[in-house]
RNA sequence: ACUGGUUGAUCGUGCCAGAGGCCACUGCUAUCGGGGUCCGACUAAGCCAUGCUAGUCGUGGGCACCUUUCCGCGGCUCUGCCGUGGAGGGGGGACCCGGCGGACGGCUCAGUAACACGUGGCCAACCUCCCCUCGGGUCCGGGAUAACCCCGGGAAACUGGGGAUAAUCCCGGAUGGGCCAUGGAGUGCUGGAAUGCCCCAUGGCCAAAAGGCGAAAGCCGCCCGAGGAUGGGGCUGCGGCCCAUCAGGUCGUUGGCGGGGUAACGGCCCGCCAAGCCGACGACGGGUACGGGCUGUGAGAGCAGGAGCCCGGAGAUGGACCCUGAGACAAGGGUCCAGGCCCUACGGGGCGCAGCAGGCGCGAAACCUUCGCAAUGCGCGCAAGCGUGACGAGGGGACCCCGAGUGCCCUCUUCGAGGGCUGUUCGGGUGUGUAAACAGCACCCGGAGGAAGGGCCGGGCAAGGCCGGUGCCAGCCGCCGCGGUAAAACCGGCGGCCCGAGUGGUGGCCGCGAUUAUUGGGCCUAAAGGGUCCGUAGCCGGCCCCGCAAGUCCCUCGGGAAAUCUGGCGGCUCAACCGUCAGGCUUCCGGGGGAAACUGCAGGGCUUGGGACCGGGAGAGGCGGGAGGUACUCCCGGGGUAGGGGUGAAAUCCUUUAAUCCCGGGGGGACCGCCUGUGGCGAAGGCGUCCCGCUGGAACGGCUCCGACGGUGAGGGACGAAGGCCAGGGGAGCGAACCGGAUUAGAUACCCGGGUAGUCCUGGCUGUAAACGAUGCGGGCUAGGUGUUGGCGCCGCUGCGAGCGGCGUCAGUGCCGAAGGGAAGCCGUAAGCCCGCCGCCUGGGGAGUACGGGCGCAAGCCUGAAACUUAAACGAAUUGGCGGGGGAGCACUACAACGGGUGGAGCCUGCGGUUUAAUUGGAUUCAACGCCGGGAAGCUUACCGGGGGAGACAGCGAGAUGAAGGCCGGGCUGAAGACCCUGCCAGAUUAGCUGAGAGGUGGUGCAUGGCCGUCGUCAGCUCGUACUGUGAAGCCUCCUGUUAAGUCAGGCAACGAGCGAGACCCGUGCCCGCAGUUGCCAGCGGACCCUCCGGGGUGCCGGGCACUCUGCGGGGACCGCCGGCGCUGAGCCGGAGGAAGGAGCGGGCGACGGUAGGUCAGUAUGCCCCGAAUCCCCCGGGCUACACGCGUGCUACAAUGGCCGGUACAAUGGGAUGCGACCCCGAAAGGGGGAGCUAAUCCCAUAAAGCCGGUCGUAGUCGGGAUCGAGGGCUGCAACUCGCCCUCGUGAACGUGGAAUCCGUAGUAAUCGCGCCUCAAAAUGGCGCGGUGAAUACAUCCCUGCUCCUUGCACACACCGCCCGUCAAGCCACCCGAGUGAGGCUUGGGUGAGGGCUCGUCCGGGGGGCGAGCUCGAACCUGAGCCUCGCAAGGGGGGCUAAGUCGUAACAAGGUAGCCGUAGGGGAACCUGCGGCUGGAUCACCUCC
Repeated sequence: ACUGGUUGAUCGUGCCAGAGGCCACUGCUAUCGGGGUCCGACUAAGCCAUGCUAGUCGUGGGCACCUUUCCGCGGCUCUGCCGUGGAGGGGGGACCCGGCGGACGGCUCAGUAACACGUGGCCAACCUCCCCUCGGGUCCGGGAUAACCCCGGGAAACUGGGGAUAAUCCCGGAUGGGCCAUGGAGUGCUGGAAUGCCCCAUGGCCAAAAGGCGAAAGCCGCCCGAGGAUGGGGCUGCGGCCCAUCAGGUCGUUGGCGGGGUAACGGCCCGCCAAGCCGACGACGGGUACGGGCUGUGAGAGCAGGAGCCCGGAGAUGGACCCUGAGACAAGGGUCCAGGCCCUACGGGGCGCAGCAGGCGCGAAACCUUCGCAAUGCGCGCAAGCGUGACGAGGGGACCCCGAGUGCCCUCUUCGAGGGCUGUUCGGGUGUGUAAACAGCACCCGGAGGAAGGGCCGGGCAAGGCCGGUGCCAGCCGCCGCGGUAAAACCGGCGGCCCGAGUGGUGGCCGCGAUUAUUGGGCCUAAAGGGUCCGUAGCCGGCCCCGCAAGUCCCUCGGGAAAUCUGGCGGCUCAACCGUCAGGCUUCCGGGGGAAACUGCAGGGCUUGGGACCGGGAGAGGCGGGAGGUACUCCCGGGGUAGGGGUGAAAUCCUUUAAUCCCGGGGGGACCGCCUGUGGCGAAGGCGUCCCGCUGGAACGGCUCCGACGGUGAGGGACGAAGGCCAGGGGAGCGAACCGGAUUAGAUACCCGGGUAGUCCUGGCUGUAAACGAUGCGGGCUAGGUGUUGGCGCCGCUGCGAGCGGCGUCAGUGCCGAAGGGAAGCCGUAAGCCCGCCGCCUGGGGAGUACGGGCGCAAGCCUGAAACUUAAACGAAUUGGCGGGGGAGCACUACAACGGGUGGAGCCUGCGGUUUAAUUGGAUUCAACGCCGGGAAGCUUACCGGGGGAGACAGCGAGAUGAAGGCCGGGCUGAAGACCCUGCCAGAUUAGCUGAGAGGUGGUGCAUGGCCGUCGUCAGCUCGUACUGUGAAGCCUCCUGUUAAGUCAGGCAACGAGCGAGACCCGUGCCCGCAGUUGCCAGCGGACCCUCCGGGGUGCCGGGCACUCUGCGGGGACCGCCGGCGCUGAGCCGGAGGAAGGAGCGGGCGACGGUAGGUCAGUAUGCCCCGAAUCCCCCGGGCUACACGCGUGCUACAAUGGCCGGUACAAUGGGAUGCGACCCCGAAAGGGGGAGCUAAUCCCAUAAAGCCGGUCGUAGUCGGGAUCGAGGGCUGCAACUCGCCCUCGUGAACGUGGAAUCCGUAGUAAUCGCGCCUCAAAAUGGCGCGGUGAAUACAUCCCUGCUCCUUGCACACACCGCCCGUCAAGCCACCCGAGUGAGGCUUGGGUGAGGGCUCGUCCGGGGGGCGAGCUCGAACCUGAGCCUCGCAAGGGGGGCUAAGUCGUAACAAGGUAGCCGUAGGGGAACCUGCGGCUGGAUCACCUCC
């Protein structure tokens, strides 16, 4: 100090999460020491067995007892002993009286929101045992009682009677004195102030005293008075929790008079009187909570806490009351009630650990029934001393803090082992230490021995791109997110990182969070401005002067305990810890002195804020009254005839009872066109014909007046569109609901025909809205420009009109914009810079819901949560993609025009499906389907059935007692030395086990390379630098024109460049050059053939290369020329020339990339799998199946034809286990011979359509050839499944093909044949070749698409997107709920323990019993009210939950723009009416810039 998480990316808003510190519990782990104010606080202030926790004083006294001295008596064992009595001394404390202390200490935090606490002040309204100081005193007399003794009651606890006695016990009197009242006096004293004090008199009341020890001195006590100290009591200012869904509270309530009571004031209590008192500065009520010093955290301000220690308070099972006492309403005192427990002989009794230890319970959660009074302190005591679970000390606990260790060196080194050293600790011992111990310390001996874990390793966040396992499983995860076969994220191993006697988890607090913002935030669009105005309290307030000094500031004094905190110094070996000194802290309170700028207060003045007045103007401002206008509708009359109306198209509907339409007349209700304008007015809602009346406000102008009168505004009040409600009118048009007609899968809608409330008026209610500028009000300040409205001033023009134009100014209203602001869009009439005041916000959902309250006739409105759930929701902008958005351009895988097909039939072929032992596998819209060159008889072959084969290498095992191998016979088998039986040959290996291999067309094209399809017959895709923007990104790449083209030109914050396009390469079209065999033959010579004698033919030979051709090379075309268009541009149109034009034509070449497109089965290749079978071989079968569906084709349906006969004209190609002339055989397929040809030479090789002639005559035919039969041929090991060909016979469907769909723009379509590929044989396929040879368009963006610009978006796996609601299922929390249960509070009544006061009466009398009255009153019973909690039939919505149902509401004009308010309706999203908003696309118009 940040970091991760919303997005494709960005900025912002915002929350969630992570990293820090602290606390409690907890998992794993654990060697030692020191220190500490740590350890049943959190839940049960729940209950407790047992022991201990408050006694002490003999110098106050009684007395049992012990001891001792003396005396008396008795006895005996007779210097003595025993018993007993008396007196005295000493000891002693059981028991008792008495004194002091048990009001401290210790524990706890339930209650308490209060003068309880803190802090400051006050008591002129008080007390104070013990202690201190001063003064004085302690005289006379009397009495009781306990222990004890005797006698009773009772189980016990305990208790009754009688008798005796002492005192520092109690009482009477005296004296001193005190207190009270009344009166008096003073010029008395203190003081801010006498009600205080002093003095006198009178009266009343109270009324002292105690002794002990000592030989004494004296000491310890006792009493009175005064003062002090200490401790306490009371009052009070200020301060410190939440809820306003608690707004009014209060009857002793507020005050007065009088009284009671108290130590003391007081309504504390009582009687009477008055009617007050408190409250938005939060009364009252509810919830929570002991408060503070301090503690945690934080830079601080704060926030959170307040266990332990200290101070204060409160409590002691719940509650009430009282005695004693200086002090208590005490609790290890009493009484009583209640609840609980215990004892009991059933009659009665007892107890109170929130003291120490300990137990139960509760819980996530907390120790020993230890030692000691040695220290400190307390009580008592003259003291010695006694007591003390306060305290000191030990034990247990990783509770906190501090300190230390778990070793060091060397060697071998994979783990590990060996050797050496040291001695913190450890084990043992002695001393010291201590109350006694422990620990510690010192020394000695032994000896590395006994001492390391926890968490993490995908990001945040430090540490694995290691291995194995798992396979959206199991699991992990604070958040984001991992896991669906290569997981750095799960589980292990190995390795690593962090901290370390600890380390992690869970929960809580602070920080991080400027995420509650005082320091220090926001509100146009992210959450957030109240619908508007008026105005109360409050807050804030112009200029000048004077005063005061409350705020403020300075100085000073007192307080703000200690501990805690900081620093220095010091003590424990250091540290923690402790001591000491200083500081600081308690952020503050009080007293005194001073200052006077600012605020405040008081006084005086001012005019600029504000207000008033006057003037002439502007205006849909409001209310009332009157008048008018067009349209509409209805009625009447007239005219007129068959339709009208309505829509995308229709229909419902109206109309021959005469509609619609035209003319005239009348009635009715609503409304107010043009003018009309980002024009005006109003606070907002809102306001629009004209006139009149009443009335509000604003602007401007004014040398007028007042003199701060102001601003804002919690509450409050008024106004408040539409809709809705009540009552009464009115009702033409429109029109929720409703009824029809359409549309549709449906159509509770959109469209159409009707139509009720309503819309209108009067009166009243509702009080909401996208009530919006999504922008509160007021004021000041900070450049301008340009429109427009109103006023004023000035100037010019003037047809003079309130006319036109211009300049300036004030006020309003728009647009553009400096600075500045903002996340940006944008604002700039502020959303800038400042001031004042109000309202509001604090992640999303739940929810503007529930409950409560207020308002309303109702609908509903205002106020307004929580549980639960969620990792985001959201704003602006960016790039894409998309749109049933727009603009521009383009394409025969687009349309249009035209031609020909497919879709129907038969067949061929591929695919699906089905079937099958198998019908191997892949490809699936375009971009799979005559595709994998995939025409499979074997092979191919991957499939099925059957049979057989095979393990390099290593270990183990077997093997010369013979392995593997070979062979006769037999068996098995379809067949087989494959195997089995038997035997023989032979001689070193061996597949029995474990690993490991070869091989795999086994898996994964979602692990890949390569190659290919497709977008794409597209014109795009980027880079460098500069510039713009916070950024994503933009600009360049846009605009205008142009092009086939991001082609080119011009403009421009861009300037250039690259990949594409083009250029280039190939073919073809014209010309030229070179070359001339195997090509050619015009001319020359020859040969041969035919001849109608004119001639013709054959390149065969010589010869030639002119032509054709072939091959190579070159030329040619560039909008170059002319005209026009266009910016004189790029270019386009037309023309000339030319073989050819505007890219000549056809091809090759296919950018950055996308499509997880296709291919692991062509090959390559990671990983996984099989491995004696998923490998290899063989035989047979299958891939050829067939009820069907689809695609590509072929042949046809015929006469532009079929058939027969005759007769022309090609090109590309191929040919050596080949092409095969020619001859022979055969009807043919073909067969037998066979020249030539390594091929411009020979062969395949007759091209066919065409042309000529003939025939057929519209017929299922002389069309068509499927199917089937017979015969024959060819290839091949083999044509049964399952080939091809020939001949004969058979002759099916089919008569031009529904919806739909394909191809083609010229040598193209169509049509005709030829060649090649595959190939043993086998083309209707594919690839080529030539022959004949059209029609139509030259255009558009309608359909399908593509490119660019722009726009909207809630899409970004990108519209095959996203997403809403009902219903169904499960889970969860919640709301309502007849009722039911529990608790609390308040209140009425009853019973009433007990207390207080008064009175009466009795007695054994300073007291007690009984009774009565008054009063307080716990507890219980009962009635009522309120609050809280639990349960609940049933009802309700909500949230969440991979793949349920129905629809399609929203997002693109989302296909009816959406949304807001309201009302009605509907399975549902929703629909419709009315009004409103733009947070609506698109086109057009207007205005402004």

This is a predicted structure of a 1489-nucleotide RNA (small-subunit ribosomal RNA) from Candidatus Alkanophaga volatiphilum. Taxonomically the source falls in Candidatus Alkanophaga (Archaea, Methanobacteriati, Methanobacteriota, Candidatus Alkanophagales). It matches the Rfam family "Archaeal small subunit ribosomal RNA". Its family is annotated with structural constituent of ribosome and ribosome in the Gene Ontology. The RNAcentral record of the sequence draws on MGnify.